[in-house]
Order: sequence, then C1' cells, then structure tokens
RNA sequence: CAAGGAAAAAGCCAAACCAAUUGCGAAAUUGGGACGGAAAACCAAGGGUCUCACGUCAAGAUAGCCUGGUCACACAC
Repeated sequence: CAAGGAAAAAGCCAAACCAAUUGCGAAAUUGGGACGGAAAACCAAGGGUCUCACGUCAAGAUAGCCUGGUCACACAC
C1' cells in the first nucleotide's frame, strides 16, 4: 500500500409503523422510531420491480433489489 474481515474501540446510517408536508401516482422530505447494515455513502450506466401515460416513442420512482463505477473510518487477524 492492497485485499479479506462488524474481533475490539470510536462512531455512522436507519426498515416497518406514526404525524405533518409535497406529488396524478409510485414515492420523497422533516420529526419520532429501530428491522437491520462493513460502505444501508454517492451515481439511474445496465437489468429487475413499481407509477403515470398508453397500446407508439416516452417520462418518473426505487441505490435498504441485483450488477457496475467513484470515494471512505478503525485495526486484532
């Protein structure tokens, strides 16, 4: 330096659900809350799923569905 690895330590994120708001909708944001996470950080590039429109081309959502890319704390082994 690189790879594997939640062993330890310091931390981080935050499912379902509830409230408010935005949106045609999927869903998103904020607060509460923790199922979980070694990238549950970012990217919609490919695939999947969903929504709207429609039977044409599309558009949108999902990164905590998968693949891929970029960056990254700690250090037993």